Predicted 3D model of a 349-nucleotide part of an RNA (small-subunit ribosomal RNA, central domain) from an uncultured prokaryote. Its Rfam family is "Bacterial small subunit ribosomal RNA". RNAcentral holds the full RNA, with entries from ENA.
Context: one part of a larger RNA
RNA sequence: CUGGGCGUAAAGCGCGCGUAGGCGGUUAGUUAAGUCAGAUGUGAAAGCCCCGGGCUCAACCUGGGAACUGCAUACAAUACUGUUCAACUAGAGUGCAGCAGAGGAAGGUGGAAUUCCAGGUGUAGCGGUGAAAUGCGUAGAUAUCUGGAGGAACAUCAGUGGCGAAGGCGGCAGCCUGGCCCAAUACUGACGCUGAGGUGCGAAAGCGUGGGGAGCAAACAGGAUUAGAUACCCUGGUAGUCCAUGCCGUAAACGAUGUCAACUAGCCGUUGGAAGACUUGAUCUUUUAGUGGCGCAGUUAAUGCAAUAAGUUGACCGCCUGGGGAGUACGGCCGCAAGGUUAAAACUC
Numbered sequence: 001c002u003g004g005g006c007g008u009a010a011a012g013c014g015c016g017c018g019u020a021g022g023c024g025g026u027u028a029g030u031u032a033a034g035u036c037a038g039a040u041g042u043g044a045a046a047g048c049c050c051c052g053g054g055c056u057c058a059a060c061c062u063g064g065g066a067a068c069u070g071c072a073u074a075c076a077a078u079a080c081u082g083u084u085c086a087a088c089u090a091g092a093g094u095g096c097a098g099c100a101g102a103g104g105a106a107g108g109u110g111g112a113a114u115u116c117c118a119g120g121u122g123u124a125g126c127g128g129u130g131a132a133a134u135g136c137g138u139a140g141a142u143a144u145c146u147g148g149a150g151g152a153a154c155a156u157c158a159g160u161g162g163c164g165a166a167g168g169c170g171g172c173a174g175c176c177u178g179g180c181c182c183a184a185u186a187c188u189g190a191c192g193c194u195g196a197g198g199u200g201c202g203a204a205a206g207c208g209u210g211g212g213g214a215g216c217a218a219a220c221a222g223g224a225u226u227a228g229a230u231a232c233c234c235u236g237g238u239a240g241u242c243c244a245u246g247c248c249g250u251a252a253a254c255g256a257u258g259u260c261a262a263c264u265a266g267c268c269g270u271u272g273g274a275a276g277a278c279u280u281g282a283u284c285u286u287u288u289a290g291u292g293g294c295g296c297a298g299u300u301a302a303u304g305c306a307a308u309a310a311g312u313u314g315a316c317c318g319c320c321u322g323g324g325g326a327g328u329a330c331g332g333c334c335g336c337a338a339g340g341u342u343a344a345a346a347c348u349c
Base pairs, nucleotide, nucleotide: 004320005319006318007303008302012317014201015200016199017198021194022193023192025088026087027086029084031082033081034080035077039073040072041071042070049065050064051063052062053061054060091191092188093187094186095185098181103177104176108172109171110154115149116148117147118146119145120144121143125136126135162169163168206247207246208245209244210243211242215241216240220236221235222234223233258316259315260314261313262312263311266294267293268292269291270290271289272288273287274286275285276284277283278281298305299304322349323348324347331342332341333340334339
């Protein structure tokens, strides 16, 4: 190894691209490396096993055989795998016609609202709470009207709706740009799948530099509450939140479910496309790509899953092996730092 697992018990890398490697469609031929048949040589002796013999038996000793499942050589076989050659089109891809979308990037622009500033009207309160107080206000607040400034976010539409590999993406118009889907056909001709290392992307918070700063708001201050209240509530409020650029590289990065492919009852919604039918409609049917709800077989410890599988199989990768110690120490690598990544042991139950 034969022969376990990974939704929730330990266990799917956050997600792509991709090197090596592993695996790989159909049909003929070639070769004979793997594979397979017998042969030859070798596979020391002793030991093990079998049949005998010798010590009174046995242990022990001893003769013969078998075995040594291996290796090498030549010859033969050719279904499968491999090699090579020729071809094919069902995988994969390209073109032509359409199509939906918060997919991405840079610049532009719009209205509502909050805040602030200036001015008008106007007068004693406003605000806040369970109740209050801190706070603001006769130096004229709150309320209301007009004008202006500035930043951030885009109500309704909005939907188990859409797009994206994931993180994620939502006002409007144009520019640049990636991917999907559908229909008919033409072309290339296995160009494919996975992917150790590697490499890129990667919420929020955080860090460096330079801007910006309306609202919100860690820290902080004050007022309450309370036995206390380093909290919950209230009044303020700085980093931050925003932009540019460079780092960080982690999340319950979740569907707690790796990627790809095939097969396996049905029913009901919904989004995008295509086709057809007639009774031309707020219609019906078929099909395809998504996205949801039930449900059979099957599966599961149960819960549940059930064509978007956790069913039945194949290919490749990752990961798990009692709890704590510990995702820690040490060392390595990375980082400006914060820290990240790789990753134990003693001891203990």